Model confidence (mean pLDDT): 84 of 100. The RNA shown here (small-subunit ribosomal RNA) has 1462 nucleotides and comes from an uncultured compost bacterium.
RNA sequence: UAAUACAUGCAAGUCGAGCGGGCACCGUAGGGUGCCAGCGGCGAACGGGUGAGUAACACGUAAGUAACCUACCCAUUGGACGAGGAUAACUACUGGAAACGGUAGCUAAUACUGGAUAGGUACUGCAACCGGAGGGGGGCAGUAUGAAAGGCCCAUGAAGGGCCGCCAAUGGAUGGGCUUGCGUCGCAUUAGCUAGUUGGUGAGGUAAGGGCUCACCAAGGCGAUGAUGCGUAGCCGACCUGAGAGGGUGACCGGCCACACUGGGACUGAGAGACGGCCCAGACUCCUACGGGAGGCAGCAGUAGGGAAUCUUCGGCAAUGGACGGAAGUCUGACCGAGCGAUGCCGCGUGAGCGAAGAAGGUCUUCGGAUCGUAAAGCUCUGUUAUGAGGGAAGAAGGACGUAGGCAGGCAAUGGCCUACGGGUGACGGUACCUCAUGAGGAAGCCACGGCUAACUACGUGCCAGCAGCCGCGGUAAUACGUAGGUGGGCGAGCGUUGUCCGGAAUUAUUGGGCGUAAAGGGUGCGUAGGCGGUCCGUUAAGUCUAGUUUGAAAGACCACGGCUUAACCGUGGGAGGGGAUUAGAAACUGGCGGACUUGAGGGUAAGAGAGGAAGGUGGAAUUCCACGUGUAGCGGUGAAAUGCGUAGAGAUGUGGAGGAACACCAGUGGCGAAGGCGGCCUUCUGGCUUACCCCUGACGCUGAGGCACGAAAGCGUGGGGAGCAAACAGGAUUAGAUACCCUGGUAGUCCACGCCGUAAACGAUGAGUACUAAGUGUCGGUCGCAAGAUCGGUGCUGAAGUUAACGCAAUAAGUACUCCGCCUGGGAAGUACGGUCGCAAGACUGAAACUCAAAGGAAUUGACGGGGACCCGCACAAGCGGUGGAGCAUGUGGUUUAAUUCGAAGCAACGCGAAGAACCUUACCAGGCCUUGACAUCCCUCCGCCAUCGCUAGAGAUAGUGAGUUCCCUUUUGGGGACGGAGGAGACAGGUGGUGCAUGGUUGUCGUCAGCUCGUGUCGUGAGAUGUUGGGUUAAGUCCCGCAACGAGCGCAACCCUCGUCGUUAGUUGCCAGCAUUAAGUUGGGAACUUUAACGAGACUGCCAGUGACAAACUGGAGGAAGGUGGGGAUGACGUCAAAUCAUCGUGCCCCUUAUGGCCUGGGCUACACACGUGCUACAAUGGGUGGUACAAAGGGAGGCGAAGCCGCGAGGCGGAGCGAAACCCAAAAAGCCACUCUCAGUUCGGAUUGCAGGCUGCAACUCGCCUGCAUGAAGCCGGAAUCGCUAGUAAUCGCGAAUCAGCAUGUCGCGGUGAAUACGUUCCCGGGUCUUGUACACACCGCCCGUCACACCACGAGAGUCUGUAACACCCGAAGCCGGUGGCCCAACCGCAAGGAGGGAGCCGUCGAAGGUGGGACAGAUGAUUGGGGUGAAGUCGUAACAAGGUAUCCCUACGGGAA
Repeated sequence: UAAUACAUGCAAGUCGAGCGGGCACCGUAGGGUGCCAGCGGCGAACGGGUGAGUAACACGUAAGUAACCUACCCAUUGGACGAGGAUAACUACUGGAAACGGUAGCUAAUACUGGAUAGGUACUGCAACCGGAGGGGGGCAGUAUGAAAGGCCCAUGAAGGGCCGCCAAUGGAUGGGCUUGCGUCGCAUUAGCUAGUUGGUGAGGUAAGGGCUCACCAAGGCGAUGAUGCGUAGCCGACCUGAGAGGGUGACCGGCCACACUGGGACUGAGAGACGGCCCAGACUCCUACGGGAGGCAGCAGUAGGGAAUCUUCGGCAAUGGACGGAAGUCUGACCGAGCGAUGCCGCGUGAGCGAAGAAGGUCUUCGGAUCGUAAAGCUCUGUUAUGAGGGAAGAAGGACGUAGGCAGGCAAUGGCCUACGGGUGACGGUACCUCAUGAGGAAGCCACGGCUAACUACGUGCCAGCAGCCGCGGUAAUACGUAGGUGGGCGAGCGUUGUCCGGAAUUAUUGGGCGUAAAGGGUGCGUAGGCGGUCCGUUAAGUCUAGUUUGAAAGACCACGGCUUAACCGUGGGAGGGGAUUAGAAACUGGCGGACUUGAGGGUAAGAGAGGAAGGUGGAAUUCCACGUGUAGCGGUGAAAUGCGUAGAGAUGUGGAGGAACACCAGUGGCGAAGGCGGCCUUCUGGCUUACCCCUGACGCUGAGGCACGAAAGCGUGGGGAGCAAACAGGAUUAGAUACCCUGGUAGUCCACGCCGUAAACGAUGAGUACUAAGUGUCGGUCGCAAGAUCGGUGCUGAAGUUAACGCAAUAAGUACUCCGCCUGGGAAGUACGGUCGCAAGACUGAAACUCAAAGGAAUUGACGGGGACCCGCACAAGCGGUGGAGCAUGUGGUUUAAUUCGAAGCAACGCGAAGAACCUUACCAGGCCUUGACAUCCCUCCGCCAUCGCUAGAGAUAGUGAGUUCCCUUUUGGGGACGGAGGAGACAGGUGGUGCAUGGUUGUCGUCAGCUCGUGUCGUGAGAUGUUGGGUUAAGUCCCGCAACGAGCGCAACCCUCGUCGUUAGUUGCCAGCAUUAAGUUGGGAACUUUAACGAGACUGCCAGUGACAAACUGGAGGAAGGUGGGGAUGACGUCAAAUCAUCGUGCCCCUUAUGGCCUGGGCUACACACGUGCUACAAUGGGUGGUACAAAGGGAGGCGAAGCCGCGAGGCGGAGCGAAACCCAAAAAGCCACUCUCAGUUCGGAUUGCAGGCUGCAACUCGCCUGCAUGAAGCCGGAAUCGCUAGUAAUCGCGAAUCAGCAUGUCGCGGUGAAUACGUUCCCGGGUCUUGUACACACCGCCCGUCACACCACGAGAGUCUGUAACACCCGAAGCCGGUGGCCCAACCGCAAGGAGGGAGCCGUCGAAGGUGGGACAGAUGAUUGGGGUGAAGUCGUAACAAGGUAUCCCUACGGGAA
């Protein structure tokens, strides 16, 4: 949980001392004893169960009952007389299957019925008395009516006595009935309910008041302080929680109520509308001979079922309690006990001490060790518990009976009451408890270990499996999953989980919250109910306060004491207890009543300002249109255009006219109004406000749920009006599209009248009123004043205290207080659905839930970003010069191909990059052939003694075979040991360019040589943070100066370093040569001046002058100087960013391979080729090409090297070999240039690709696949689209030279010098960067965020033709049982009567009411339903780009129309 259904047994009987009788036994008999069906009495209305119903006088609490009852019990008073007729049992007959009867006959009573008696009751009358009153009235009298029963014992001659019963009455006690105040759940999307309804009169009924019922009369009664309806629910003492206030609950125990298969009904009775009684109806089950019958576990056990889930068909009446009985006693599933369940609470144990070789083993490991761990083992003990044995309770008191004594009464006896002694009674149970013995023996688990939260490692797994209370873990190193070990983690016979409730949650806030921007002020006013309310006096005593009385059951909770060894548990006592009722008192405050006051409020008088409102009239400017004149080709419009208008005369201009709408200037954070809102001028009507005077009223006030009124724009209805503007619509543009932005048109509408609508970001996002609380400064309207100024009422700004999360507010509060109203309680769903009200409609108001998320939001901060702003810089643009992109080739990449085309690099910052050089090697790739302790390192064993090297044979080679080939050291010298090398063997291991750069170190790129990045202390801020570092200047610079709540400091900048430029000093060979000699020649002597070399110095610092500037920093100009404001160049790269690059330089964690992913070899590949891109070279030519001649460098390199002269070759090159380890020799010729000649604009004497032939060089080897030379060939290409790159001076451009790598191979790279420009107005724009500021919905930071439709899947919900079910009523029909009423005939023992008959009764029949049932139309609720609607959710779908930045058309609100969607 199923108030679901129940097999079986038991749960209420007892009394023979009420009665007749039966049976059994005993007795010779009279009779006795025991048991029993029936009649009769009492009980069965208690006890026990359950919580379905019930929102109610059901319960709680406090009262009332003068409106009532009460068996048994107690007390008191009185009585119990005298009669009668039946009937069950039983017997006979008989019906039925049974249950159960029927007829006839016999019989008894404490059964039944009359009569007598009567202090009761009813009525009538009378008199006190009580009461505010209704009313009561117990006294007296009369009338009527109503009683009884015996039994047992003792005992007598008869009487009589005792006990238990019986009758009447009174009182009590106990238990009830009825009534009342107060309290007692949710929904207002339940707002109206009610006909016996509300009241009255009368009657009936009841124990009793009452519409409880009936007849008549009246029309009332309840409700926003929540009626009625619906849903839910037994109520309380108490229990859980909480500091409390509260919140939740109503198991156990106790009180009350309700129910007993469902519904109805009465009977009996003191008491019932009766759990184990009756009748009827219904459903269900059972029996049946089919005709009829029986039943009710929500008693105790137990069964089935349901369920996540809850026990034994036990023992006993020993105790307590109950029924009956005089008693013994009987009965008692109440109860007492036991059983089952760790379900809870409490107590105890599972051992204690010593014990380090820190055992074995496990786990981890940095391989050293650490840890489990004194833990174990071992030694020494203890004995709770356990086991065995022995002993062994309390709970038992009473009662019967016996004895003794006492008390009352009595002649006595029996008997009654009391006391003492004797005496029997235990389910639990041989249980608790005690003693002895044995022996550490039999007794530890569960959870957790990422943070919250105490406690960590390993392995496995690899966004899988899984975990998860929240945050979140898991994608190959997981303290988060699983397992193991561990834990100085937790608890412990338990532990963990789940559910529920309270707490924390001040998160519904009474205590104790809020509403400018976070959710939240109603759009505004008027006003009803209600709430609140100025000063003084008197009174009252409702609130309030004080004191007393009573109640608040027991149990529980609290305190104290006590009993079980302790505790749980239990006992005794105490205190407390919100509250209710009642009595007496107080009178400050609130309230009531009465009186007074003037300051709140209102009025009066005199002035004042104003776009306040309504109606009527009137004015000018402008637009448009119409007419006419002048006039001619365009007008108009835009970013640019086009649609449109115009030669039928536009536009422009002039004159005249028509019509509608709006009112320039004045005009102002100026004015008025409640808000919405209001603007030309005049008139009329009208509302409000302010000031002055201080004359009047006398609290008349404030707020305001409902209600009423007003209420922008759009929209709706009817009728007008229509100039301009302008949704929709049309066209033109724009665009990928453009249902838009822009343009040309244009209809509703905008305007007026009347009527609706009732919403706005209706905003100050700030309700109304009153009072108080520093100042300063504007402005509007009054008053006072000469003025200054003061004051009142508005309207602004700045600010103190205070306040606020901050921003901010700050006398116009968001401060300090009071009063009243409205509203809020996470985001979404949703202001949606359903229901209701309003509306012509559009729609408005009211207003959810399921489901879903862990956020949504505010303010401020730091960044980043902006198709924001300001300032500044950079070959960033511009100004220039030269290129790339087109061609051919070189080279790299992609792609493709391939057995393989190894790998990496990917915007800038990959792509002539790693690679400073792939024919073999390299080489990592592929094919094939081989090896397996291995090509390489260390260790062990055995053998050999060498090895290296050089041959030969086979093979593609690796490899295999074979031959030659003088080991060394020490020593005790058959020998042993060692070193070294080789061979063989075993295993540890080697090896890996295998994976992971997203595990890492190191190194590097980039922003960027940009000027930034930070810290300490202080200060400010709740804080994040700020300040410093911002500001004014200045700089290449966070460079410097000034200012400043900052003062200082660090890393960066600069400087220090290298190099070039000038000079000096020193030095002078291999370099130099001015002067002096000398030579072919600085060749030689010599020189040390110059050049140069290479070391050290000097020099440049805004130092000087002038101007500008702030008297600063600095800038501008100048002087001097080789050089001038950083002199040129380099090295130098802050904090950091990009999970940037690299595991293939190297190191390295982890993973993987181990006869292979390792190793060796041959060959191939990395060189492929439809194509695409990057970087270059050479060109396209005359500033050129070719030929000849001729001049001038720097910086480098060189021994397996550079290699001269000379000779040979057309040449590459060859021969040769001097010199040089190099300021000496060589490479080495510099080239452009200059001087001549030629070519003459052409695919050429440009260009050189491609191809052929012939050669050279390197190298084992140039086939795949090198470079060079000669001859021949002579392609594309005539300056390159969109686009794009470099460069600001010794730069670009152009010219050659060298080096590294390297056998060989350079258009690449790194260096060197020669010749040597143009341009920069400037910072608008593009790109990048810096500083300040601004906006932000971004923070993975705009390559951000993010919206909606559509498509798919899932989920819950709404609508839906309907369908099904239920609930409670209503109307009508039918109407059981039964009470009540009526009643012809029928039937009947008691009483009357001689009898007939009567009184009275019974069945029967009829009627009212009446459960169930039937029919009907509605109401409400639930389920379901084709289809449909929106919503929510869902790693990678489609379309667009709406929003966030000025989001690229500022955004948003209300409304209308339109559109794939925003």
Rfam family: Bacterial small subunit ribosomal RNA. Gene Ontology terms of the family: ribosome and structural constituent of ribosome.